This is a predicted structure of a 74-nucleotide RNA (transfer RNA) from an uncultured bacterium.
Its Rfam family is "tRNA". By type it is a transfer RNA.
[in-house]
């Protein structure tokens, strides 16, 4: 330099070829339980879906550029 893949919650990851509300596990906080802690049960908070544009009535999802990470070839 070229090609391809990845980027979604604090962490690890889903999201079914565009449709109304974006989810799980772990973690955090609160409550129940306990003399207390742990375990267990319940609940809550936490996301501008990497950034900027475009297409569309409608975009995490499609398109382009850019940024970061990875693999391969020179």
């Nucleotide at each position: 330099g070229c090609a391809c893949c990845c980027u979604u919650a604090g962490c690890u990851c889903a999201g079914u070829u565009g449709g109304u509300u974006a989810g799980a596990g772990c973690g955090u906080u609160c409550g129940c339980u306990u003399c207390a802690c742990a375990c267990g049960c319940g609940a809550a908070a936490g996301g501008u879906c990497g950034u900027u544009g475009g297409u569309u009535c409608g975009a995490a999802u499609c398109c382009a550029a850019c940024a970061g990470g990875g693999u391969g070839c020179a």